Context: one part of a larger RNA
Molecule: small-subunit ribosomal RNA, 5' domain
Organism: uncultured Alphaproteobacteria bacterium
RNA sequence: GAACGAACGCUGGCGGCAGGCUUAACACAUGCAAGUUGAACGAGAAUAUUUGAUAGCUUGCUAUUAGAUAUGAAAGUAGCGCACGGGUGAGUAAUACAUGGGAACAUACCUAUUUGUACGGAAUAACUUCUGGAAACGGAUGCUAAUACCGUAUAAGCCCUGAGGGGGAAAGAUUUAUCGCGAAUAGAAUGGCCCAUGGCAGAUUAGGCAGUUGGUGGGGUAACGGCCUACCAAACCGACGAUCUGUAGCUGGUCUGAGAGGACGAUCAGCCACAUUGGGACUGAGACACGGCCCAGACUCCUACGGGAGGCAGCAGUGAGGAAUAUUGGGCAAUGGGGGGAACCCUGACCCAGCCAUGCCGCGUGAGUGAUGAAGGUUUUCGAAUUGUAAAGCUCUUUCGGGUGUGACGAUGAUGACGGUAGCACCUAAAGAAGCCCCGGCAAACUUCGUGCCAGCAGCCGCGGUAAUACGAAGGGGGCGAGCGUUGUUC
Numbered sequence: 001g002a003a004c005g006a007a008c009g010c011u012g013g014c015g016g017c018a019g020g021c022u023u024a025a026c027a028c029a030u031g032c033a034a035g036u037u038g039a040a041c042g043a044g045a046a047u048a049u050u051u052g053a054u055a056g057c058u059u060g061c062u063a064u065u066a067g068a069u070a071u072g073a074a075a076g077u078a079g080c081g082c083a084c085g086g087g088u089g090a091g092u093a094a095u096a097c098a099u100g101g102g103a104a105c106a107u108a109c110c111u112a113u114u115u116g117u118a119c120g121g122a123a124u125a126a127c128u129u130c131u132g133g134a135a136a137c138g139g140a141u142g143c144u145a146a147u148a149c150c151g152u153a154u155a156a157g158c159c160c161u162g163a164g165g166g167g168g169a170a171a172g173a174u175u176u177a178u179c180g181c182g183a184a185u186a187g188a189a190u191g192g193c194c195c196a197u198g199g200c201a202g203a204u205u206a207g208g209c210a211g212u213u214g215g216u217g218g219g220g221u222a223a224c225g226g227c228c229u230a231c232c233a234a235a236c237c238g239a240c241g242a243u244c245u246g247u248a249g250c251u252g253g254u255c256u257g258a259g260a261g262g263a264c265g266a267u268c269a270g271c272c273a274c275a276u277u278g279g280g281a282c283u284g285a286g287a288c289a290c291g292g293c294c295c296a297g298a299c300u301c302c303u304a305c306g307g308g309a310g311g312c313a314g315c316a317g318u319g320a321g322g323a324a325u326a327u328u329g330g331g332c333a334a335u336g337g338g339g340g341g342a343a344c345c346c347u348g349a350c351c352c353a354g355c356c357a358u359g360c361c362g363c364g365u366g367a368g369u370g371a372u373g374a375a376g377g378u379u380u381u382c383g384a385a386u387u388g389u390a391a392a393g394c395u396c397u398u399u400c401g402g403g404u405g406u407g408a409c410g411a412u413g414a415u416g417a418c419g420g421u422a423g424c425a426c427c428u429a430a431a432g433a434a435g436c437c438c439c440g441g442c443a444a445a446c447u448u449c450g451u452g453c454c455a456g457c458a459g460c461c462g463c464g465g466u467a468a469u470a471c472g473a474a475g476g477g478g479g480c481g482a483g484c485g486u487u488g489u490u491c
Base pairs, nucleotide, nucleotide: 001491002490003489004488006487007486008485009484010483013363014362015361016360017359018358019356020355021321026319027318028317030316031315032314035080036079037078040077041076046071047070048069049068050067051066052065053064054063055062056061057060087274088273089272097198098197099196100195101194102193105191106190107189110187111186112185113184114183115182116181117180118152119151120150121149127142129140130139131138132137158167159166160165172179173178200246201245202244207237208236212234213233214232215231216230217229218228219227249271250270251269252268253264254263255262256261276297277296278295279294280293299310300309301308302307327353329352330351331350335349336347337346338345339344366396367395368394369393376387377386378385379384400432401428402427403426404425405424406423410418435480436479437478438477439476440461441460442459446475447474448473449472450471456463457462
C1' cells in the first nucleotide's frame, strides 16, 4: 500500500447492487417448511333441488320420515412423491476431492421401437357391535371394494441349460377424447465400482500389518473384489517416509503480488460427509433415509406411577456463548419442483419486502458575484497580519428531500406479492443534510496559553524536570470525506 463475512470509538443526508452467528455440530417455547390423486376403491357427514307419506295448520308454508339427483368435508385402502429441494462442516489426510482413464453393473419418471393386456380366487382397512387403557394406543366379532393380494393360461423377445428341455407377466378407469398396465430392446441422463497422478505438519513417531498379502472352492452383491467364509502358501507396506500423532471438508475459485509465489476456501457453483450420541435393518428404481422405523445412551416433557412423548446443522424466533451477525413479515405473480388427464392443490425452494454505513458504486449538503478586506476570534515587533470572497448583501438554480397528480416493464389470452413501487409532470424554499483523524522526524501540515519527569503522549526513534511546534486547550493549517480513525488477520 491492498484486502476483510469484521469488531470498537466519534459522526451520519439519499439511492442502486451485494452481504449479514467466523463463537456452543450448545439447548430449544410457538407457528410454518411434503404432499397430492374421486379419471384406482369402498363408504359417505353435511348442503341444495325434487317426489311421496304423516303432523301442525296462518291452504301453501314449516317440521319429521322414505326415495331420487347434484355438490361433496373429515377419515380409510391404494398409487406416485417423501432418496429432490433446503441446512451444516462435526467427522474425514483418504471408502473424500481434482484431473485423466477403465470394465464386471443398475436405473422410477422421459423418448423411440417390438409384442401382449385372457380366465379365475381368497382376504382386509374403513364401517357395525362389544371391550382394555389416565393417555399414547389397542383387542375381539361381523360385513365390504379396488390399478391392494394370490392362482391358472399364454410367451414374439427374455432368463437358465447337461441344448433334450425348463422358468417366469399384466389392471383397469372413463365424460369414448384418452390416461394407464406387463415383457423386451435401444437411447438420453443419472448413479454404483476400479486404476493412475496431484494437493499438509511432525522422525523429540522407524518399523507396521493375521483377513494381514496372494491362491483354490463356496457364499454374497445390481456389479468386480478378502466383500464374507473354509483350506493352502507366507506374503504385503516402509527413509521416494510406512505406521503413529496433530491439524483440516475438497475443488472451481478469493485476496495479495510485476510475476514466481504466499495465505485463504464467507457469499455463488460442483462433489463429499452429517442430521441429539452410537448401532441396525425395513420399504423402495433409488436410503441404511434431517421433518420414517427399531434398539441402546444422555437430556427435556406428560403421567392416574402401570406407562408414554420429543429431536430447528429447514424459515422465522428464544435462551446461552461471544467483540460480533437481521423479521416469530408478504406472495405463490414469476422461475423451478411434487401430485393430478385437467381445473387445481402443496412448496419458509424461490420471488419480494423489513433491519444493519457491513462492503462497493453513484449523488447531494448549493452556484455566480461580492473589499467598507465589516464585526468577532487569534497573533502582534502595536505598524499591522491572519481567519478571508470566507460571511453579510445582490442575482440565480432545485439534483436529493417534502407535497399533489399520473403511473409501468416484469404477463404471448387471463393471473402482479413487490406496489400506487420505479418512472414522468407540476408545486415548494437555500430551504432539511459534515464530520473524523492528524500537524517533532519518518510524513503533507505552526503559533499562543496552561502544565512543570506531574498530568499525560507513543507505530519506531522518543517527548514532559518553568520559554514543550511531541502532554491539554485555543487559533491556524494538512489529509480523507458520509464517513474517518483504532484494533485484529492475510499478502